[in-house]
RNA sequence: GCCCGUGUAGCCCAGCGGAAGAGGCAAGAGACUUAAAAUCUCUCAAGCGGUGGUUCGAAUCCACUCACGGGCA
Repeated sequence: GCCCGUGUAGCCCAGCGGAAGAGGCAAGAGACUUAAAAUCUCUCAAGCGGUGGUUCGAAUCCACUCACGGGCA
């Protein structure tokens, strides 16, 4: 230098153009317990790396760009 992939809560991740984002871990509160652990219930928190574009509508498609990983030279 070229090619491919990934980027979504504090962390791991689902999502394939129909509107507001599932689940797990963590955290907080409660129940249970003599107390704690485990278990159960509830709560919390992300508009999706950034900018622009397409579209009635974008995390999703396109362009550029940033970061990380891999391959080739």
About this RNA:
This is a predicted structure of a 73-nucleotide RNA (transfer RNA) from Nitrosarchaeum sp. The RNAcentral record of the sequence draws on ENA. Rfam family: tRNA. By type it is a transfer RNA. Its family is annotated with triplet codon-amino acid adaptor activity in the Gene Ontology. Its mean pLDDT, the model's own confidence on a scale to 100, is 81.